Background: The RNA shown here (small-subunit ribosomal RNA) has 1529 nucleotides and comes from Prevotella sp. NCBI's taxonomy places the organism under Bacteria, Pseudomonadati, Bacteroidota, Bacteroidia, Prevotella. Rfam family: Bacterial small subunit ribosomal RNA. Its family is annotated with structural constituent of ribosome and ribosome in the Gene Ontology.

[in-house]
């Protein structure tokens, strides 16, 4: 240096997690709209919709220097008249005499400017070339000429008609109107000839003859007319590429394609016509339908793209609609004519007028779009010689924040961080907030006053000056709408001038208050059911700013249609399979080309735009100059590597020969033996088949059973196996014939002949159709029997289509390796199958094929890995969110059943894959529990007692509801408790507490009243203190109280259950894209995740255990109130005294128990042994102790507490009553139902706890409960206190001398009071009940049973409950199949709220869109056919004209109308078929686990529905068993 300025993602599916994959956000843009706001200024914009319909006015004129002429205006002349100043005013009439001019004639414009986008899918546009096939007024060059005569028409006048718009007739008259003659070329044509040029028709110069064609004048210099060239300028025509969707539009065409030869046009041409050929387009998309101006450009975007075509600019196309053509240089004409349609209007009904998609403006659509201004001053334009006149073209104003750039609403300073509002953990803080108040400065803007531009250059007129005499220069005068605008001073004084939208996450910003799944939010996820940062207000943030936000639309983001830049094994998605045509790719080597490619050179890509730079508005936006892009077509000159194309050539790719071996390939015949059924005949007799268990069925008319014969059909048993063959579907007995294949080996021959293949063809399990056999099994359908709540099924009995052959159709399947064909490469290990090197059953290498396994790589992952889903290459088919739908319609096919193509409304935000962790399984495997089993007692049947449901009640308070509620809160309701119910009272209240005032007491006593509470009286009655005033206490106001009043789904706390089950996790490493996973899993062992061993894991943590208590041995150490051996005392008697410290016991500290020791067995842990020692052996026994969690699990009536709710009551006091009811179920438990016992006497032995409002010893009394008296003890003292047992006697199997409810009398004791509602005693009464159905509970050793004791609470007690104490004292356990639960490995899964899950149909209800459907009814184009109006052309005997020629008729076409039968496209339709949404409808329960019958695919039949059953095929089935095979060692 050149180059080059540019690329971001989030949410949402899950319990988490990775992938697909749709949705939907964050960014630009805009002719926008609508909400809330609004101070100025430049700048550019402004019917997107009804090409809807328009009142009014303007938007095209000009020229008197073409013409006659003279209504109108002005001047002028002649006359008249009047007033009078006698020459001026007025007026009346002639006169075109000037000036100029309405109409008229005529010349040039009116085809340009201006609008609009309907139409059109086109040579319409765009871009390139072409015309040798062509026009072009005005304008510029050049060259020549303008001579002679003619008749007429409009105006005008005169008549006439008509309502009007108009019209007719006569008579007169001009031109630069018109017409005839002549002249004329370089024009035209025709004829002839010579020269050039091109690819070709042909052309381009020339030369001679014929023949046609011209003119206008006016006027003062000038302007004009004609013919003819040449330019420019504008047009017209032809071609090559580009140029929307829809194949549910495949065939289209008769002027259709092409030829000869004519018309005709400026020209080329089937443009048009005659004859002649039959062609001519099309899958590279013809015809047809739908839509639609095109570009230049504009939005987006990194870039390709995509999307769009308002304003600007060019290009077509239209002018209510449709058709025609005149005129003219151009038109088939936006402000022209004709006709004909629909509309409006006028009108005398006879007839007429009109076209805003010019510009303003109006009415209508609609979400929506400006004034009925101002000027030609400038830039353009039309006439004109010009002055000049027209221009709604233009330029300017006005009105809209509808975009864009600008600018400002102040600025510095100011902290008691004011006051007010919010908020909060509230005596005080935060925030609002330097904001404010205040103090100084500034003055753009806004007002106001004064000054005041540029845009102008011209033209014209005067005048000068040159000179080549019509031009140039100069001087002067004029000519401004916007506009007194821009801009400049000055004056004033912060003075005039901020809002809008958001604050759950994406996405920046948070807090109270109200609402209580309501009101409402909401782009999506989603937010609201009483503590909403998500509604709705407030405060306070945040964003952006005269705006800010919502709507609608484009692109982006999306690589989500993938050229750049995707994919098909399971996520959507490989066609069932193979031949094959078009296409599409396509080996080696050489040459030649030069279509593709590349390279330079020209042209062309219009301005504008965009993009750099520089410049001008005060800056920017805008605007101007230069550049550069315009990535594109076209020509031309090379180049020759790769693609094409020609040639030549080679063999390795294909293919062909020889050779050998192969096989369930295929078609066709022929045979063969078990089975199976039937038939007959024999033997034999009472069943016989089925099931989970039976019945249906057969069978004494002889059935199964068996012998024996004969028949029929259909399938091949063993070998047989991840075997082999074939394209796939599929092929299995033997043999015979034909067919047809790959492999292997040779290397002879061919010489890329190849690879894939839309369309075509053909072949295609099973079911199913048709026709005709055939039928032995098996078996949809049917039928019966069962199971069931049903059972249209699962099983059972029987059974027809069909299963079998032949011809023919059908053409689908989980037609699957869910994997397309071909070719190439990329480690390895190890089987099998057929060859072959090679003579071989070994061993090796090698080729096709078939199979495991594991790298590398790939993959979301499972997984695939030389048989790729690995690396590449070619070519086909498919896929793009889920449902609706593989459905509708339409088309093809089919005989039908259907089969192939294949949507759209409309609805959700998912649906899915593949692996995770858990949780379940009528899935496995191991293990454990009084879980089963083996025992031994019980409940369930009876009466009672207690508690639940119900029911009842004025009320029977209220909570606790499977296990884990139900003798549960409550460990004790006569009142009280109580919380319910009736009554009667109180309200600052029963009880607690401030403040404040007022009495003075407080207490006590006595009345009346009342059920009581209360009300209400009387009488005695203050304290410190000098006071003030304190205390005490009532009363009284006031702020507080209070509530057993909701919410255990707001809470703390406590508690049950799982579960005394072995589990629950962490920290580092490690696997793994990630949830996760590993540790913690395997094996062995244990009560135990208790241990060992092993090991990508090594270590911890919380539970296990251990440590705590008690019990069971001994030992020390201490003895009172315990205890007594030994000595002393002493009693009727007795540790009862002295003593003792031995024992027993108390209560402190210690020992002991650890598989430590031995035998067997293991590797260890350990396990085992009637093993030893030991008071005890393997955790010694009980307890206390409850991990991470689970049950929204229970309690708001234990108590605490947030919110709500009541406050003369939902609060409090008091009487009484209720919580005790009673047709009935339940659940706990008591007493029994007896002899292993009842009863009577008599006799013995405990713990562990309790007493002063107690607990009581003797004593008396009473039959008893108890009472009376009295001692002891505040406790190792004194006291409550055992029974069963033993020893005797009695009863003798009964409703009893079992049994003990229930009633009846008499009684005690508590306590104000036992009526509703106590215990207890005593006489008396004796009920049910004779061991208990289905089912069900507790226990494994000092248990289970069974005996009494004691406590708590309590005045008494409904206790038989609880909750502890000792005494007697067992049985069984083989064993884990099963039941219930639980732990751990493991498998399936559509579940995760986690199986009390999840989910499928039909019917019933409401909405919603959608098919069909007699039928009605719209449209657009086409086809026959019948009129047919202006109008060009063509024809023409009667009439007019002298004639030219008219008219006037016909004729071809043809708008438009009418008739006909068909075809598409829509709308609407009684009825009617599936869809699809919709918190709590109905019936079953198909799928999800082995889903209780696995499912699922095609097919066929039945059923209310999911469905089911046949056939065949699939694993995208779980389990168990056995095989085969590989891996490792």
């Nucleotide at each position: 240096a050149c180059a080059a300025c540019g690329a971001a993602g989030a949410g949402u599916u899950u319990g988490a997690u990775c992938c697909u994959g749709g949705c939907u956000c964050a960014g630009g843009a805009u002719g926008a709209a609508c909400g809330c706001u609004a101070g100025c200024g430049a700048u550019a914009g402004g019917c997107u919709u009804a090409a809807c319909a328009c009142a009014u006015g303007c938007a095209a004129g000009u020229c008197g220097a073409g013409g006659g002429g003279c209504a109108g205006c002005g001047g002028g002349g002649u006359a008249g008249u009047a007033g009078c100043u006698u020459g001026c005013u007025a007026u009346u009439a002639c006169c075109g005499c000037c000036g100029g001019c309405g109409a008229c004639c005529g010349g040039c414009g009116c085809a340009c400017g201006g609008g609009u986008g309907a139409g059109u899918a086109a040579c319409g546009c765009g871009u390139a070339u072409c015309c040798a096939a062509c026009c072009u007024a005005c304008c510029u060059u050049u060259a020549a000429c303008u001579c002679g005569g003619g008749g007429a028409u409009a105006g005008c006048c005169u008549u006439u008609u008509g309502a009007a718009a108009g019209g007719a007739a006569g008579a007169u008259u001009a031109a630069u109107a018109c017409c005839c003659g002549a002249u004329a070329c370089a024009a035209u044509g025709u004829a002839a000839g010579a020269u050039u040029u091109g690819c070709a028709u042909a052309u381009a110069u020339u030369u001679u003859a014929c023949a046609u064609g011209a003119a206008a004048g006016a006027a003062u210099u000038u302007c004009g007319g004609u013919u003819a060239u040449a330019g420019a300028u504008g047009g017209g025509g032809a071609u090559g590429c580009g140029u929307u969707c829809c194949a549910u539009u495949a065939g289209a065409u008769a002027g259709u394609u092409g030829g000869c030869g004519g018309g005709g046009u400026a020209a080329c041409g089937g443009c048009c016509c005659a004859c002649c050929a039959a062609g001519u387009c099309u899958u590279c998309g013809a015809u047809g339908g739908a839509u639609a101006g095109g570009g230049g450009u504009u939005c987006u975007g990194a870039g390709a793209g995509g999307a769009a075509g308002g304003u600007c600019c060019c290009c077509c196309a239209c002018a209510u609609u449709g058709g025609a053509a005149c005129u003219g240089a151009g038109a088939c004409a936006c402000g022209g004519u004709c006709c004909a349609a629909a509309c409006u209007c006028c009108u005398a009904c006879g007839g007429g007028a009109g076209g805003c998609a010019g510009c303003a403006g109006u009415g209508a659509g609609g979400a929506a779009u400006a004034u009925u201004g101002g000027u030609c001053a400038a830039u353009g334009g039309g006439c004109g010689c010009g002055a000049g006149c027209c221009u709604g073209a233009a330029c300017c104003a006005g009105c809209c924040a509808a975009g864009u750039c600008g600018c400002g609403u102040g600025a510095a300073g100011g902290a008691u961080g004011a006051c007010u509002g919010c908020c909060c953990u509230a005596u005080g803080g935060g925030u609002u907030g330097u904001a404010a108040a205040c103090u100084u400065c500034u003055u753009u803007u806004a007002u106001a006053a004064g000054g005041g531009a540029a845009u102008a250059a011209u033209c014209a007129c005067a005048g000068a000056u040159a000179c080549g005499u019509g031009u140039a220069u100069c001087u002067g005068u004029u000519u401004g709408c916007a506009u007194g605008u821009a801009c400049c001073u000055u004056a004033c004084g912060a003075a005039u001038a901020a809002g809008c939208a958001u604050c759950g996450g994406c996405u920046a910003a948070c807090u109270c208050c109200g609402u209580g799944c309501c009101a409402g939010c909401a782009g999506c996820c989603g937010c609201g059911g009483u503590a909403a940062u998500a509604c709705g207000g407030a405060g306070g943030a945040u964003g952006c700013g005269a705006g800010c936000g919502u709507u609608a639309u484009c692109c982006g983001g999306a690589u989500u249609u993938a050229u750049u830049g995707g994919g098909u094994u399971u996520a959507a998605a490989g066609g069932g399979u193979g031949c094959g045509u078009a296409g599409g790719c396509g080996g080696g080597a050489a040459a030649a080309u030069a279509a593709g490619u590349c390279a330079g050179c020209g042209g062309u890509g219009a301005a504008a735009u965009c993009u750099a730079c520089c410049g001008g508005c005060u800056c920017a936006a805008c605007c101007a100059g230069u550049a550069a892009a315009u990535u594109g077509c076209c020509g031309u000159u090379g180049a020759a590597a790769c693609u094409g194309u020609u040639u030549u050539u080679c063999u390795u790719g294909a293919g062909u020969g020889c050779a050998u071996a192969c096989g369930a390939g295929g078609u066709a015949g022929g045979c063969g033996g078990a089975a199976u059924g039937u038939a007959u005949g024999g033997u034999g007799u009472a069943g016989c088949g089925g099931u989970g268990a039976a019945a249906u069925g057969c069978u004494u008319a002889g059935a199964u059973a068996u012998c024996a014969u004969a028949c029929a059909g259909a399938a091949c048993u063993c070998c047989g196996a991840u075997u082999g063959c074939g394209a796939a579907g599929g092929c299995a007995g033997c043999u015979u014939a034909c067919c047809a294949g790959g492999c292997u080996g040779c290397a002879a021959c061919u010489g890329a002949c190849g690879c894939u293949g839309a369309a075509g063809c053909a072949c295609g399990a099973a079911a199913g159709c048709g026709u005709g056999g055939g039928u032995a099994u098996c078996a949809a359908a049917c039928a019966g029997g069962a199971u069931u709540a049903g059972a249209u099924a699962c099983c059972c009995u029987g059974g027809u289509a069909g299963u079998c052959c032949a011809c023919g159709c059908u053409g689908u399947a989980a037609a699957c390796g869910a994997u397309g064909a071909u070719a190439a490469c990329u480690a390895g290990c190890u089987g099998c199958u057929a060859g072959c090197g090679a003579u071989a059953u070994a061993c090796u290498g090698u080729u096709a094929g078939u199979g495991g396994c594991u790298g590398c790589g790939c993959g979301a992952a499972a997984g695939c890995a030389u048989u790729a889903a690995g690396u590449u290459a070619u070519c086909c088919a498919c896929c793009u969110g889920g449902g609706g739908a593989g459905u509708a319609c339409g088309c093809c096919g089919g005989c039908a059943a259907c089969g192939g193509u294949g949507a759209a409304a409309c609805u959700c935000a998912a649906a899915g894959g593949a692996a995770u962790u858990g949780a379940c399984g009528g899935g496995g495997g191991c293990c454990c529990g009084c879980a089963c089993a083996a025992g031994c007692g019980g409940a369930g049947g009876a009466a009672c007692a207690u508690g639940u449901g119900g029911u009842u009640u004025a009320a029977u308070u209220c909570g606790a509801u499977g296990a884990u509620a139900c003798g549960c809160g409550a460990g004790g309701a006569a009142c009280c408790u109580u919380a319910c119910c009736c009554g009667g009272g109180c309200u600052u209240g029963a009880a607690a507490u401030g403040u404040a005032c007022a009495u003075g007491a407080a207490u006590u006593a006595c009345g009346u009243u009342g059920a009581a509470a209360g009300a209400u009286g009387u009488a005695a009655g203050c304290c410190a203190g000098c006071a003030a005033u304190g205390g005490c206490a009532u009363g009284u106001a006031u702020g507080u109280a209070g509530g057993u009043g909701c919410u255990g789904c707001a809470u703390g706390g406590u508690u049950g259950u799982c579960g005394u089950c072995a589990g629950c996790u962490c920290g580092u490493g490690c696997c793994g894209u990630g949830a996760g996973g590993u540790g913690u899993c395997g094996g062995c062992u244990u009560a135990a995740g208790u241990g060992c061993c092993a090991u990508a894991a090594c270590g911890a943590g919380c539970g296990c255990a251990a440590c705590c208590c008690a019990c069971a041995u001994u030992g020390u150490u201490a003895g009172u109130u315990a205890c007594u051996a030994a000595c002393a005392g002493g009693u009727u008697a007795a540790g009862c005294u002295g003593a003792g410290g031995a024992c027993u016991c108390u209560a402190a500290c210690a020992a002991g128990a650890c598989u430590g020791c031995c035998g067997u067995c293991g590797u260890a842990a350990g396990a085992u042994g009637c093993g030893a020692g030991g008071a005890a052996g393997g955790u010694g026994u009980g307890g206390a102790u409850g991990a991470c969690g689970u049950c929204a699990a229970a309690u708001c009536a234990g108590c605490a507490c947030g919110g709500c709710c009541c406050u003369u009551a939902c609060g409090u006091c008091c009487g009484g009553g209720g919580c005790g009811a009673c047709a009935c179920a339940c659940g706990u438990g008591u007493u029994a139902c007896a002899a292993u016992g009842g009863g009577u006497g008599g006799u013995a032995c405990a713990a562990a706890g309790g007493g002063c409002a107690g607990c009581u010893a003797c004593u008396u009394g009473g039959u008893g409960a108890c009472a009376a008296g009295a001692u002891g003890c505040u406790a190792a003292u004194c006291u409550c206190c055992a029974a069963a047992g033993c020893c005797a006697c009695u009863c003798c199997c009964a409703g009893u001398u079992c049994g003990g409810a229930u009633c009846g009398g008499a009684g005690u004791c508590u306590g104000c009071a036992a009526c509703u509602c106590g215990a207890c005693u005593c006489c008396g009464u004796g009920a049910a009940g004779c061991u208990g159905g289905a089912u069900u509970c507790g226990c494994u050793a000092g248990u289970a049973a069974u005996c009494g004791c004691g406590c708590a609470u309590c005045a008494g007690c409904c206790a038989u409950g609880g909750c502890g104490c000792g005494g007697u004292g067992a049985a069984u356990a083989c064993g884990u199949u099963c039941c219930c639960g639980g732990g751990c490995c493991u498998u399936g899964u559509a579940c995760a709220c986690a199986c009390c899950g999840c989910c499928c149909g039909u019917c019933a209800a409401g909405c919603c869109a959608u098919g069909g459907a007699a039928g009605c009814u719209g449209g657009g184009g086409g086809u026959a056919u019948c009129u047919g109006a202006a109008g060009u052309g063509c024809g023409u005997a009667a009439c007019c004209g002298c004639a030219a020629g008219g008219a006037g008729c016909g004729u071809c076409c043809u708008a438009g109308g009418g008739u006909a039968a068909a075809a598409c496209c829509g709308g609407u339709g009684a009825c009617u078929g599936g869809g699809g949404c919709u918190a709590a409808g109905u019936c079953g329960u198909a799928a999800c686990a082995a889903g209780g019958u696995a499912g699922c695919c095609g097919u066929a039949c039945c059923g209310g529905a999911a469905g089911g059953u046949g056939c065949g095929g699939c694993u995208g089935g779980a389990a168990c068993a056995c095989c085969u095979c590989c891996u490792u060692u």
Its mean pLDDT, the model's own confidence on a scale to 100, is 82.